[in-house]
RNA sequence: GUCGGGGUAGUACAGCGGUAGUACGUCGCCCUCAUGAGGCGAAGGUCGUGAGUUCAAAUCUCACCCCCGACA
Numbered sequence: 001g002u003c004g005g006g007g008u009a010g011u012a013c014a015g016c017g018g019u020a021g022u023a024c025g026u027c028g029c030c031c032u033c034a035u036g037a038g039g040c041g042a043a044g045g046u047c048g049u050g051a052g053u054u055c056a057a058a059u060c061u062c063a064c065c066c067c068c069g070a071c072a
Stems, first nucleotide, its partner, number of pairs: 001071007010024004018055001026042005048064005
């Protein structure tokens, strides 16, 4: 340099045009003499950045940034 995959909650990931979710973690409550385990609930997201298409974009298109891989 060319091509491919990826970037979504603190962490790991799902979601592939129509209200952003799951698990773990965190916080509160219940339970316990207490801790852990268990049960219930809550908070936490400019969906890498900018533009375009669309009634509507995490999702489609383009450019750029970052990570991984292949080739040269």
Predicted 3D model of a 72-nucleotide RNA (transfer RNA) from a Nanobdellota archaeon. The prediction has a mean pLDDT of 85. NCBI's taxonomy places the organism under Archaea, Nanobdellati, Nanobdellota.